[in-house]
Context: one part of a larger RNA
RNA sequence: UUGGGCGUAAACCGUCUGUAGGUGGCUUUUUAAGUCUGCAGUCAAAUCCCAGGGCUUAACCCUAGACAGCGGUGGAAACUACCAGGCUGGAGUAUGAUAGGGGAAGAAGGAAUUUCAUGUGGAGCAGUGAAAUGCGUAGAGAUCAGAAAGAAUACAAACAACGAAAGCACUCUGCGGGGCCGACACUAACAUUGAGUGACGAAAGCUAGGGGAGCGAAUGGGAUUAGAUACCCUAGUGGUCCUAGCCGUAAACGAUGGAUACUUGGCAUUGUGCGUAUCGACCUAUGCAAUGUUGUAGCUAACGCGUUAAGUAUCCCGCCUGGGGAGUACAUUCGCAAGAAUGAAACUC
Repeated sequence: UUGGGCGUAAACCGUCUGUAGGUGGCUUUUUAAGUCUGCAGUCAAAUCCCAGGGCUUAACCCUAGACAGCGGUGGAAACUACCAGGCUGGAGUAUGAUAGGGGAAGAAGGAAUUUCAUGUGGAGCAGUGAAAUGCGUAGAGAUCAGAAAGAAUACAAACAACGAAAGCACUCUGCGGGGCCGACACUAACAUUGAGUGACGAAAGCUAGGGGAGCGAAUGGGAUUAGAUACCCUAGUGGUCCUAGCCGUAAACGAUGGAUACUUGGCAUUGUGCGUAUCGACCUAUGCAAUGUUGUAGCUAACGCGUUAAGUAUCCCGCCUGGGGAGUACAUUCGCAAGAAUGAAACUC
């Protein structure tokens, strides 16, 4: 490589958009590139395959034939492709409603915390397994009313909702994105996947300027301990927050790529229809979309998965090929840096 695989054994890019390419609904016609077929040519001989024959047999030898390949020429038209039409089931647009912590911007709240200044008051507070460092007669802690600041939004809250993922929650406003459902009006395959490319991408980290309440890497001190560069305590810088950029990684996980179709059920939730019911809300039967749970067949090494498949099939992309060396070295690209991406070999078991 072929083959076989990718939930947990090695293996699905963190996620999406989309170029080339691959693959692709129903139906009528054209052409004949693929496809099928006839003929002749060529493929030196020998060999191989096969049929017959000859050496007593065999090896061996002789004779005849075939498949396949290549180009030429004649034909067929089901399928793929091409040409020109048609269709509506896939897809989309328009339309009526609707749910939502989806996004970014602005405005305005309340609780708590800390600090400041005032009053009351007068000896402890804080902390722990126990203590000590620490704070406090220069009046702490406690308590009353007041002011300021920054960050986060209790309850409702859910097994719930939304988003491509990362993620998203006090309240209100305008802006603009996506989904689902219903009627059916329009376009007419416009689809799907997607190498490269592009966009987004937690936390930490970086640059510049702000901000800094609480928490808190580093660090100081107190303990513990044989030691304690830790766990515990007391302080506390960067950071955490905002604005503008960069970084581009995570157990970025459902450890499960995307799309389409098919394949027994039960129970529950969310959104939205319809029938029934009703004054109305319930109730009850059911359709579509989504989210769960339990389980049939089937699958699986087992665990388990099971109409949201890890079942049955098709299409496209990515990836894997014993452990270590190693996600290292070298080189290249990107980055301010930290580093990221691509990514070996010797050797060894």

About this RNA
Small-subunit ribosomal RNA, central domain from Sophora flavescens, 349 nucleotides, folded computationally. The RNAcentral record of the full RNA draws on SILVA.